[in-house]
RNA sequence: CUCUUAUCAAGAGAGGCUGAGGGAAUAGGCCCUGUGAAGCCCGGCAACCUUCAAACAUCGGUUUGAAAAGGUGCCAAGUCCUACAGAUCUAAAAGGUCUGGUAGAUAAGAG
Numbered sequence: 001c002u003c004u005u006a007u008c009a010a011g012a013g014a015g016g017c018u019g020a021g022g023g024a025a026u027a028g029g030c031c032c033u034g035u036g037a038a039g040c041c042c043g044g045c046a047a048c049c050u051u052c053a054a055a056c057a058u059c060g061g062u063u064u065g066a067a068a069a070g071g072u073g074c075c076a077a078g079u080c081c082u083a084c085a086g087a088u089c090u091a092a093a094a095g096g097u098c099u100g101g102u103a104g105a106u107a108a109g110a111g
Stems, first nucleotide, its partner, number of pairs: 001111008013042001015041003021032003026083004043075003048071002050067007079103001084100006
């Protein structure tokens, strides 16, 4: 980097250093930010991998519960919103809602 599977409406500091930007990319919007962005440290959240227990099993495993030492991840707003397609609400437009897709993020596995 590519592919597969799963998840993406919850949760997480009024700490320290530092100092201007940030919200993935493109476009449009809308926001956050010197009452301190990003980054680093500490802290925290969650529970994908993991560990333990129980039940079940077509013996490959599956489900449920618990834990958090280890490997990751995460800690404004739904993945901040919209970009494509369909359905629907409306007389229509604008707009709204729902579903799917694309793109993306994270984990585990494969190449």
A computed fold for a 111-nucleotide RNA from Halobacillus aidingensis, annotated as SAM riboswitch aptamer (S box leader). Of the family's consensus pairs, 97% are formed in the model. Rfam family: SAM riboswitch aptamer (S box leader). From the family's description: The SAM riboswitch is found upstream of a number of genes which code for proteins involved in methionine or cysteine biosynthesis in Gram-positive bacteria. The SAM riboswitch acts at the level of transcription termination control. The predicted structure consists of a complex stem-loop region followed by a single stem loop terminator region.